Notes: A computed fold for an 88-nucleotide RNA from a Chromatiales bacterium, annotated as c-di-GMP-I-GGC riboswitch aptamer.

RNA sequence: CAGGAAAAAGGCAAACCCGCUGAAAGGCGGGGGCGCAAAGUCACCGGCCUAAAGAGCUUCGUGCUUCAGGGUAGCGGGACCGCCCGGU
Numbered sequence: 001c002a003g004g005a006a007a008a009a010g011g012c013a014a015a016c017c018c019g020c021u022g023a024a025a026g027g028c029g030g031g032g033g034c035g036c037a038a039a040g041u042c043a044c045c046g047g048c049c050u051a052a053a054g055a056g057c058u059u060c061g062u063g064c065u066u067c068a069g070g071g072u073a074g075c076g077g078g079a080c081c082g083c084c085c086g087g088u
Stems, first nucleotide, its partner, number of pairs: 001087001003085002011036002016031006034074001040080003044077003047072004054066004
């Protein structure tokens, strides 16, 4: 510097269950372990989820649409940082 076939030190932790939190999506802690070579960090771009507030509609409904906002880094891109291993 580019990379991840095999191995290893070590790491993370999906579904599901319990508790807390939130309007919700979701988040946090414990158990769990599907997977992950960045499943480390960051919502900048696209996607997706949600939308209590606002606006519009309305058959007036616990309704519908839109959206400020919220979320997802384990959807993709991008940015930053880093462990192990072998290669040059």
Background: The sequence was found by an Rfam model in a public genome assembly. It matches the Rfam family "c-di-GMP-I-GGC riboswitch aptamer". Gene Ontology term of the family: cyclic-di-GMP binding.